[in-house]
Molecule: transfer RNA
Organism: Virgibacillus saliphilus
RNA sequence: GCUUCCAUAGCUCAGUAGGUAGAGCACAUCCAUGGUAAGGAUGGGGUCAGCAGUUCGAGUCUGCUUGGAAGCU
Numbered sequence: 001g002c003u004u005c006c007a008u009a010g011c012u013c014a015g016u017a018g019g020u021a022g023a024g025c026a027c028a029u030c031c032a033u034g035g036u037a038a039g040g041a042u043g044g045g046g047u048c049a050g051c052a053g054u055u056c057g058a059g060u061c062u063g064c065u066u067g068g069a070a071g072c073u
Stems, first nucleotide, its partner, number of pairs: 001072007010025004019056001027043005049065005
């Protein structure tokens, strides 16, 4: 230098054909206990890496950029 893949909640990841963004763990509150852990209920938390484009509508499609991984030279 070229090619491919990945980037979504604090962490690990779903999101199958474009139609209001989810799970588990973690966190907060409550229940429960003499108390703690385990357990149960409720809740908060995301400009979906960034900038543009297509579209009535983009996490999803297209281009470029940034970061990471792998391969080739």